Description
RNAcentral holds the full RNA, with entries from ENA and SILVA. This is a predicted structure of a 350-nucleotide part of an RNA (small-subunit ribosomal RNA, central domain) from an uncultured bacterium.
Context: one part of a larger RNA
RNA sequence: CUGGGCGUAAAGCGCGCGCAGGCGGCUGGCCAAGUCCGAUGUGAAAUCUUCUGGCUUAACUGGAAAACGGCAUCGGAUACUGGUCGGCUGGAAGGUGGGAGAGGGUAGCGGAAUUCCCGGUGUAGUGGUGAAAUGCGUAGAUAUCGGGAGGAACACCAGUGGCGAAAGCGGCUACCUGGCCCACUCUUGACGCUGAGGCGCGAAAGCUAGGGGAGCGAACGGGAUUAGAUACCCCGGUAGUCCUAGCCGUAAACGAUGAACACUAGGCGUUGUCGGUAUCGACCCCGGCAGUGCCGAAGCUAACGCAUUAAGUGUUCCGCCUGGGGAGUACGGCCGCAAGGCUAAAACUC
Numbered sequence: 001c002u003g004g005g006c007g008u009a010a011a012g013c014g015c016g017c018g019c020a021g022g023c024g025g026c027u028g029g030c031c032a033a034g035u036c037c038g039a040u041g042u043g044a045a046a047u048c049u050u051c052u053g054g055c056u057u058a059a060c061u062g063g064a065a066a067a068c069g070g071c072a073u074c075g076g077a078u079a080c081u082g083g084u085c086g087g088c089u090g091g092a093a094g095g096u097g098g099g100a101g102a103g104g105g106u107a108g109c110g111g112a113a114u115u116c117c118c119g120g121u122g123u124a125g126u127g128g129u130g131a132a133a134u135g136c137g138u139a140g141a142u143a144u145c146g147g148g149a150g151g152a153a154c155a156c157c158a159g160u161g162g163c164g165a166a167a168g169c170g171g172c173u174a175c176c177u178g179g180c181c182c183a184c185u186c187u188u189g190a191c192g193c194u195g196a197g198g199c200g201c202g203a204a205a206g207c208u209a210g211g212g213g214a215g216c217g218a219a220c221g222g223g224a225u226u227a228g229a230u231a232c233c234c235c236g237g238u239a240g241u242c243c244u245a246g247c248c249g250u251a252a253a254c255g256a257u258g259a260a261c262a263c264u265a266g267g268c269g270u271u272g273u274c275g276g277u278a279u280c281g282a283c284c285c286c287g288g289c290a291g292u293g294c295c296g297a298a299g300c301u302a303a304c305g306c307a308u309u310a311a312g313u314g315u316u317c318c319g320c321c322u323g324g325g326g327a328g329u330a331c332g333g334c335c336g337c338a339a340g341g342c343u344a345a346a347a348c349u350c
Stems, first nucleotide, its partner, number of pairs: 003322004007304002012318001014201004021194003025088007033081002035077008049065006091191001092188003095184005103177007110154001115149007125136002162169002206247006215241002220236004258317006266295011299306002323350003332343004
């Protein structure tokens, strides 16, 4: 000496469940596989190293020693790891009693608004823009009142508020259903952590079939702008956006930060809950636990910054990186109806 790394330089799988595997709390007995010690055997010779000898020297070569980093057998040690038997409760799970929530699914209901249709009033414009024009309107528009149809989304409440593993979730009600938190310390007694493969979930767009279609609106048509304008602006407008069933499997799927556990100053807010204090009581105030934010100590960092929600200090397991381009491409394989996805090079070049 026996790599270094992954917030922004290359690098955390989009997220979960979990087989194998790896790792695993406190304590006692036994075993002695790993581990350690000793002995014996073996580890051919040559080579290498050291000493010494022979050719005048060297190369070369004779002899001796050491070494051959290893293996086996026997005997021994038992701290640690492992195996086995037993005990424990702090990890984990369960029980009882409370609780918050846009967590998920299904059905029903509601009001505002846009559009369209019918009717009334009413007359010449309206709409749109930087300014206009296309457009709409005397076959009566725009405006306004009444009635009706239909689809989509749910103003205010709304909050560095809440819930969910992530994607994501927001009108109201009912039913079905998952997770989480707090209190009590009641039960089990390490039942745990991670997780290659595998399986599942996974925004938007896109695809298949059937429905639906108000508004918006790729493509497309028209009007403007301009040197041009395949754009930005305006008038229209089809797929799509919505529903049901099935595919697709991607993203700046981001905290650009994998999961779990432990430890390491504080200050200020906020959500849930429990205890204390206070009160007639609810609040207020103080504290505990769980979440979610801001600011900051030590420490870390190339800096920016992070800082008990770590990017600090440690342990375990998984994933990933190894100069730029070529390239997340070709080829092959697997998946897909397709679009394409996953896996993943090289020549060449700087």